Small-subunit ribosomal RNA from an uncultured Saprospiraceae bacterium, 1529 nucleotides, folded computationally. It was read from a public genome assembly. Its Rfam family is "Bacterial small subunit ribosomal RNA".
[in-house]
RNA sequence: AUAUUACUAUGGAGAGUUUGAUCCUGGCUCAGGAUGAACGCUAGCGGGAGGCUUAAUACAUGCAAGUCGAGCGGUAUGAUAUAGCUUGCUAUAUCAGAGAGCGGCGCACGGGUGAGUAACGCGUACACAACCUACCUUUAAGUGGGAGAUAGCCUUUGGAAACGAAGAGUAAUACCCCAUAAUAUUGUUUUAUUGAUGAUUAGACAAUUAAAGCUCCGGCGCUUAAAGAUGGGUGUGCGUCCCAUUAGUUAGUUGGUAGGGUAACGGCCUACCAAGACGAUGAUGGGUAGGGGGCGUGAGAGCGUGAUCCCCCACACGGGUACUGAGACACGGACCCGACUCCUACGGGAGGCAGCAGUAAGGAAUAUUGGACAAUGGGCGAAAGCCUGAUCCAGCCAUCCCGCGUGCAGGAUGAAUGCCCUAUGGGUUGUAAACUGCUUUUAGAUAGGAAGAAACCCUUGGAUUUAUUCAAGGCUGACGGUACUAUCAGAAUAAGCACCGGCUAACUCCGUGCCAGCAGCCGCGGUAAUACGGAGGGUGCAAGCGUUAUCCGGAAUCACUGGGUUUAAAGGGUGCGUAGGUGGCGUUAUAAGUCAGAAGUGAAAGCCUGCAGCUUAACUGUGGAAUUGCUUUUGAUACUGUAAUGCUUGAAUCAGGUUGAGGUUAGCGGAAUGUGACAUGUAGCGGUGAAAUGCUUAGAUAUGUCAUAGAACACCAAUUGCGAAGGCAGCUGACUAGACCUGUAUUGACACUGAGGCACGAAAGCGUGGGGAGCGAACAGGAUUAGAUACCCUGGUAGUCCACGCCCUAAACGAUGCUAACUCGAUGUUUGGCCCUUGUGGUUGAGCAUCCAAGCGAAAGCGUUAAGUUAGCCACCUGGGGAGUACGUUCGCAAGAAUGAAACUCAAAGGAAUUGACGGGGGUCCGCACAAGCGGUGGAGCAUGUGGUUUAAUUCGAUGAUACGCGAGGAACCUUACCUAGGCUAUAAUGUGACCGCAAUCUGGUGAAAGCCGGAGUUCCUUCGGGACGGGAAACAAGGUGCUGCAUGGUUGUCGUCAGCUCGUGCCGUGAGGUGUUGGGUUAAGUCCCGCAACGAGCGCAACCCCUAUCUUUAGUUGCCAGCACAUAAUGGUGGGGACUCUAGAGAGACUGCCUACGCAAGUAGUGAGGAAGGCGGGGACGACGUCAAAUCAUCAUGGCCUUUAUGCCUAGGGCUACACACGUGCUACAAUGGCGAGUACAAAGGGCAGCUAACCCGCGAGGGUAUGCGAAUCCCAGAAAGCUCGUCCCAGUUCGGAUUGAAGUCUGCAACUCGACUUCAUGAAGUUGGAAUCGCUAGUAAUCGCGCAUCAGCCAUGGCGCGGUGAAUACGUUCCCGGACCUUGUACACACCGCCCGUCAAGCCAUGGAAGCUGGGGGUGCCUGAAGAUGGUGACUUUACUGGGAGCUAUCUAAGGUAAAACCGGUAACUGGGGCUAAGUCGUAACAAGGUAGCCGUACCGGAAGGUGCGGCUGGAAUACCUCCUUU
Repeated sequence: AUAUUACUAUGGAGAGUUUGAUCCUGGCUCAGGAUGAACGCUAGCGGGAGGCUUAAUACAUGCAAGUCGAGCGGUAUGAUAUAGCUUGCUAUAUCAGAGAGCGGCGCACGGGUGAGUAACGCGUACACAACCUACCUUUAAGUGGGAGAUAGCCUUUGGAAACGAAGAGUAAUACCCCAUAAUAUUGUUUUAUUGAUGAUUAGACAAUUAAAGCUCCGGCGCUUAAAGAUGGGUGUGCGUCCCAUUAGUUAGUUGGUAGGGUAACGGCCUACCAAGACGAUGAUGGGUAGGGGGCGUGAGAGCGUGAUCCCCCACACGGGUACUGAGACACGGACCCGACUCCUACGGGAGGCAGCAGUAAGGAAUAUUGGACAAUGGGCGAAAGCCUGAUCCAGCCAUCCCGCGUGCAGGAUGAAUGCCCUAUGGGUUGUAAACUGCUUUUAGAUAGGAAGAAACCCUUGGAUUUAUUCAAGGCUGACGGUACUAUCAGAAUAAGCACCGGCUAACUCCGUGCCAGCAGCCGCGGUAAUACGGAGGGUGCAAGCGUUAUCCGGAAUCACUGGGUUUAAAGGGUGCGUAGGUGGCGUUAUAAGUCAGAAGUGAAAGCCUGCAGCUUAACUGUGGAAUUGCUUUUGAUACUGUAAUGCUUGAAUCAGGUUGAGGUUAGCGGAAUGUGACAUGUAGCGGUGAAAUGCUUAGAUAUGUCAUAGAACACCAAUUGCGAAGGCAGCUGACUAGACCUGUAUUGACACUGAGGCACGAAAGCGUGGGGAGCGAACAGGAUUAGAUACCCUGGUAGUCCACGCCCUAAACGAUGCUAACUCGAUGUUUGGCCCUUGUGGUUGAGCAUCCAAGCGAAAGCGUUAAGUUAGCCACCUGGGGAGUACGUUCGCAAGAAUGAAACUCAAAGGAAUUGACGGGGGUCCGCACAAGCGGUGGAGCAUGUGGUUUAAUUCGAUGAUACGCGAGGAACCUUACCUAGGCUAUAAUGUGACCGCAAUCUGGUGAAAGCCGGAGUUCCUUCGGGACGGGAAACAAGGUGCUGCAUGGUUGUCGUCAGCUCGUGCCGUGAGGUGUUGGGUUAAGUCCCGCAACGAGCGCAACCCCUAUCUUUAGUUGCCAGCACAUAAUGGUGGGGACUCUAGAGAGACUGCCUACGCAAGUAGUGAGGAAGGCGGGGACGACGUCAAAUCAUCAUGGCCUUUAUGCCUAGGGCUACACACGUGCUACAAUGGCGAGUACAAAGGGCAGCUAACCCGCGAGGGUAUGCGAAUCCCAGAAAGCUCGUCCCAGUUCGGAUUGAAGUCUGCAACUCGACUUCAUGAAGUUGGAAUCGCUAGUAAUCGCGCAUCAGCCAUGGCGCGGUGAAUACGUUCCCGGACCUUGUACACACCGCCCGUCAAGCCAUGGAAGCUGGGGGUGCCUGAAGAUGGUGACUUUACUGGGAGCUAUCUAAGGUAAAACCGGUAACUGGGGCUAAGUCGUAACAAGGUAGCCGUACCGGAAGGUGCGGCUGGAAUACCUCCUUU
């Protein structure tokens, strides 16, 4: 020099819980800190602090205030001496002299407690010109004389005692008188100064009032006056809790005059006079409470608190009173009343721990009947000294704060135990231990051992002012042999508590099984609990740790800092206006607010901070800072205020115009309706979803004419207009209020808001009197209904209307207070003014509306008419319920309105928006969903499954759709799981099994069999490897059709072959989420196209796979046979052939490709063309994300639990097949489109060796016998049937139908009794087409006809799965039923409508209101009585006191007491009212969807209940249509 800085400031965290999820509002809860704490478990030491928060309850015992002989009289007693003498007594003298007494000072301090007190009590700042102050200091003056008592002592005496009485006699610094005296006091008066009542200065005159002695002679005292210091007294400003459900209070009350009283002012007291005084800026009353410095917390502002220490106040058993004194109305003084306790001789007395200890009681709970005056301080004293439960110390208690320790280092076979696991093994406890080395704080032992002490005082010395001071030495320690120091040995003497689901650091096992229990909130526990209990492990803190209680914080959850009010709680129904608050543009003055400087004060301690002392810290000392306040003073003057003076733009007025359903009142009008009369006219009218009640042949309804009554005013008419709101609509007049526009008019801030107050205030309702057509609560009747106190219908009273008077509430809403200013635009409309270029123009006001920018908002939304940005004022809110309830008060005729709680209870209640689901909401679309058809089921018999019942057992599972001919594709035994009975089993049944071949096999007894007990016997096949069968060591595995499908895997059903379900990136939204995926078309399809803040993608759809329909090609055996041959009675039988059929490989083919029409396209339509097939050709397999805790632990697998001479295993018999009944699924029928008999034609797909079986024989037949082919395009099952042809039956319970039953048989099989199928003969039931209801099917489909296969010894198969034959009808269409998809809408649902939810009644529990009565409390009032005491009067008695004092008497006041009537606040209570909570009770179904009658608000009536209805209002109602507006043509 440049750049940067510096200075200041040290300070602020959140989480859980409402929801399916989100944002917000909002409460509840937690994490932190603290405590005079208590409780539980535990406990080594030291230091420093603290310690009855409750009963201001009661107190035994001891101590806590005395001291002075240098104020006084002087005693007991002692010593010495003398005297007397009775020799142990008396007297005297001297010395010493306790206790008591008179007197002085102190006792008003110190110590305790917080009951009272809401007050000048306390805090702070001032004031006293209205005051006092002992002891102390300073100054000035004085200290002369005199008199009489009294206690003590002595004598006598009363009393139980406490305590007295009388007599005699005595002293003082006790008391009294006189003298002197002023800057004292009183009176009169003069002067000067000064904000004031007044004060001060300098004076003058008159009157009045003092004293005490002691002495060592130094002094100490005493009196008067002045001043200081100290301590007090009094007054004032400001600050100081809650309730207005306490609104009026006050009689000495407020002021004045006079007097009294006091240290002093003052109604402080008295008399008289006046009528004031206080109060919404909260008087009065009630409740609670000592106040402050401080303390806790907090970023702070605050909030809470007032222990210990300090200051002030108040109190001393409850209440009152004064005395003494400088000071008290006196904690350890007095008197009185009261309560209580104690003593007593019953006459009478005594006492006051809220002093220190201590006791009892209360309570969750709080200590020793300690030591010392050594220190500090206090009282007295000249002093020595005495006294001091103040104080200093010690004791007890983890009550708090601080510090220290319980060891340190090494040590891995990572030991053992414990615990856990995926368990041959691993993990953890854990370097932890053992073991090795080291250290010794602390505890223990031994030894030493303080500081706190220096004064007073004594001795000596010095100095001088001779009385003080200085120096040296000496004396004094409760704590205490304590702190501290040294030495010794040895890891030796020393760790617990809580927690471990989230918040919140820390996890596993076992037990338990919505039990026991936990829990601060959310919440855990119903068989796999990290949440209960135990254990192991871990986490946190640590001589403590937890719990409980309370306070602050978090809580911006009372918001001053620092909140809100459309919908979450919250704008008064509206205006006028008082107080108050706030207020336009200038100038001048002032300086109250404001700002700056200075001064005083803001005690100390505490907090913060520098330094210092205890080893450190806590603790303590010392200095600083701070104390944000108040007061005084000096200045500044922008702003606010105040005063003055102007201005015109705010506001108002005036003039001219305009506008409207503004208001009040009178008159008039037509339509409609009802009624009456007359007429015409005849059988119904009316009403409803349908009806009925009702009216009508005595003539209704309908039609016409006339008359009459009341109420409301069609069209115009509108998203219009006016009004403060409520509200206002035919026309005309009268009266009246407003708004707006224009103006070169006037005033000159006159304004805004507005607590109280006043006025208005829909409908309903009330009172009185009218009126009464229509409508119409209540009521009646008819319907509906399970009921219907409703909705619907017919009637109908009050009411609705008018006048007057009340009521005063509504969803009184824009759910949005009023006023003013500012902030982009667009459009429509109502009503004014101006301009011209006369237009669909421009411009300027005032309204009413719609849409949007910015901004705001939780969002929806608001957006110049703000919910934006600001200013002013008012009102209101603070979780839900209880409750707008109770009580009280005010108003009202009443109904009721206004004001407006608490106990108790819950952890939510709520707003907006999102995604779903749902709706007796809407739109679009689809499906054999309906409709159109065909055939069934439901009726019969039988089969089969299920329920139920039965049973020893009738094993188990499946149960709306999505169980019920289902698991089961085949229960006589077996299966089999069930029952009965007999047996087997702890290394055990059973299985695998090296190895062996003696065990095989045959057979006897017993038995129902299994099995048990025996006898005989020594296997078979072989490819020679081995295998079958039997036995079987070791080893391994037990087993369970027991439980849990809600612990699971796997598999499956269903929505549904429905078209959906999602993701990435981007974008939108605070977010959940949205977009994409919506829209316009189209499709079977989220299929495709177009558009679009979306662009892409995935799982689904479709396609790819299989079968089938056509053709081509390849290949021809077991298939085929046209042509060529052969053979036969005949047959592809044979040679051959590949043409055809067929078989089975490979290809082709179909793609809206072509045409026409429509369309932008996608695509659609066409009796189009072509083609075997045409718009997905037909069929199958294939099933998105997910839903149903769907099904299955009994297919299988599997966690956990249970069982083990049984819940396992073997065996026989039985059962699963029962049978009053109910249901599902089928078969066969009821017949002639048929049955029966005879003849005759044409399939496909399968199966076959423990098999299918040709052919032949036997049997009526099922079948039997003999025997052949075929492991199969070759052989067999195997005859297809309906059909067709012919015949018969003739409408019947039949020649239909075949159940049932009898008899005789066949076959399978150890075995057909329970319980098989089939055959033959006989029998011949119900049934004549099926109620309500209900099922399937859209083409090779339905219907109908047969064939085959699996399982299987056989079969209960009419079932299931396949195959082919014959082969229809109908679909206008989408209103309705069911199911589904998409969009949209409402929602109080989200377990998602099988949802949610309201009220009565019944039961239990809880708190509370009313209530006859009973009872308690504090306060006030009237009257009576009235202690001690005070004041006044009197005072014959007393006194040395004589203008005096006192006793006594008396008047007034007064504590307490008594009494009376009220008010207030509690407690309890027969009975009674509602409220809350509670398990799965009863009745209905009010609300949420259009909640099935839209809901809600106010009001009235009615009803078991929710509720219903009338009248008026609101949208916080859905849907549809219409109108209007906008856009386009």
Its mean pLDDT, the model's own confidence on a scale to 100, is 82.